RNAcentral holds the sequence, with entries from MGnify. The RNA shown here (Bacterial RNase P class A) has 343 nucleotides and comes from a pig gut metagenome. The coordinates come from a structure-prediction model, not an experiment, and the mean pLDDT is 77. The model forms 96% of the base pairs in the Rfam consensus.
C1' cells in the first nucleotide's frame, strides 16, 4: 500500500419470541385466539442511508412501433439486472507498492470565459525601424512599417537554434511539441510502436446541443380472503363501442362510464425453501460458471433474544430485521492473518 477475517467467550440461575409435536381447558357476537410440557431455533458487517438494480403483487387476457422523459458514456468480459464487479487501455498523482477519473463528439450549430490588460477572435500601452521638420550631437513632433523584447493575465497567433530583414515575423531552413489523415507491424478491442503527408489565435459539453445504448405505472400501508355493523342512492350518457392498456398509431379486450353523496372495526394469509448457505472438484488471470455432497438458520405487529453471578480477556467501538435479494455510500474502540513497496 492492497485485501481477508473477528468484533466478545465459557458456565450457572431466572425471564422472553417463533416453529413442530402433545394434553386439557379458557376467551371472543364472530372470523378466530390464549395457556402448560418436550424438542429445535432467535438481529448486522454494516441491520444504517433510501442512492441504484431486480424478484414478487396489481393495473391486465396480453402485445408491437414511434415520441417524450430519464439514465449511462474508453475496451473486453461477469451477472437476473445495474450507475455494480473483474481484467485491461489512456490521462493525472506518487520514490514505489498503488490510487483517482462525469474517460464519446469542439472539424454540425449556439453560448460562455469575471477582474487585470492596448487588446480575449479584424489587437498595439511601452518599445524597435524608416522618412520628414526644428535643432550643435542628442532630443521633440508628424507619417509609415512592426509583433522578435517588456508589461497584464489561467490563456495574447506553439517552442529552440540559424539565416534573412530598414527593424522584425514560419519569411526560409533544421530539430522538437501538439493534433488530423493514411500506411505497416502487434493486439478480439480500447490502443501501442514506426513512417509519410497536412495543420498549428486557447479553453469549456457535471453549458445548451449532437451521437450510441437502454428506459410502462404504482407499490407489502402491494394484494388476496373471511367476520360483524351501517349504508345500499341521485343525475347525465352509453350498450353498432363509451372506456381500458397508452402521450400517439396499429393491435387486443370490451359493459358499463362520468359527476355528486355515503363508506365503521377487525381476523387470517401474503411471511420466509431462497437468483439460499457451506464444503470439495473442474474451467477461467479474475469477477464468476458448472458438477457433487451436506444443511434449513428470526418472522415480531406498541413491537421478542434480557437481567444477575463467576472466570477468561486486546476490547464491550459503530450500532437492532419488519416483503425479500444483488450492490453502492456512510459510521466504527480493538485484535489476527496474507501479499507487495520502501528505509
Nucleotide at each position: 500500500u492492497a485485501a481477508a477475517c473477528c468484533g466478545a467467550a465459557u458456565a450457572g440461575u431466572c425471564g422472553c419470541g417463533u416453529a413442530u409435536g402433545u394434553a386439557a381447558a379458557c376467551u371472543g357476537u364472530g372470523a378466530a385466539g390464549u395457556u402448560g410440557c418436550a424438542u429445535a431455533u432467535g438481529a448486522g458487517g454494516a441491520a444504517a442511508g433510501u442512492c441504484c438494480g431486480g424478484g414478487c403483487u396489481c393495473c391486465a387476457c396480453a402485445g408491437a412501433g414511434c415520441a417524450a422523459u430519464a439514465a449511462u458514456g474508453c475496451u473486453g468480459g461477469a451477472u437476473a439486472a445495474c450507475g455494480u464487479c473483474c481484467a485491461g487501455u489512456a490521462a493525472a498523482g506518487g520514490a514505489a507498492a498503488c490510487u483517482u477519473u462525469a474517460a464519446g463528439g469542439a472539424a454540425a450549430g449556439u453560448g460562455c470565459a469575471a477582474c487585470a490588460g492596448a487588446a480575449a477572435a479584424u489587437a498595439a500601452c511601452c518599445g524597435c525601424c524608416u522618412u520628414u521638420u526644428a535643432u550643435a550631437u542628442a532630443u521633440a513632433a508628424a507619417a509609415g512599417g512592426u509583433a522578435a523584447g517588456g508589461g497584464u493575465g489561467a490563456a495574447a497567433a506553439a517552442g529552440u537554434g540559424a539565416g534573412g530583414u530598414a527593424a522584425g515575423a514560419g519569411c526560409u531552413c533544421a530539430c522538437u511539441a501538439a493534433u488530423u489523415u493514411c500506411u505497416a507491424u502487434g493486439g478480439u478491442g480500447a490502443c501501442a510502436u514506426a513512417g509519410a503527408a497536412g495543420u498549428u489565435g486557447u479553453g469549456u459539453a457535471a453549458a445548451c446541443c449532437c451521437c450510441a445504448u437502454u428506459u410502462g405505472g404504482a407499490g407489502c400501508a402491494a394484494c388476496a380472503u373471511c367476520u360483524u355493523a351501517a349504508a345500499a342512492g341521485a343525475a347525465a350518457g352509453a350498450u353498432u363501442a363509451a372506456g381500458g392498456c397508452u402521450g400517439c398509431u396499429c393491435g387486443c379486450c370490451g359493459a358499463c362510464u362520468u359527476u355528486c353523496g355515503c363508506c365503521a372495526a377487525g381476523g387470517u394469509g401474503g411471511c420466509a425453501c431462497g437468483a439460499g448457505a457451506u464444503a470439495u472438484g473442474u474451467a477461467g488471470u479474475a469477477a464468476u460458471a458448472c458438477a457433487u455432497a451436506u444443511c434449513c438458520u428470526a418472522g415480531a405487529u406498541a413491537a421478542a433474544u434480557g437481567a444477575c453471578u463467576a472466570u477468561u480477556c486486546a476490547a464491550g467501538a459503530c450500532a437492532g430485521a419488519a416483503c425479500c435479494c444483488g450492490g453502492c455510500u456512510u459510521a466504527c474502540a480493538g485484535a489476527u492473518u496474507u501479499a507487495c513497496u520502501u528505509a
It matches the Rfam family "Bacterial RNase P class A". The family's RNA type in Rfam is ribozyme.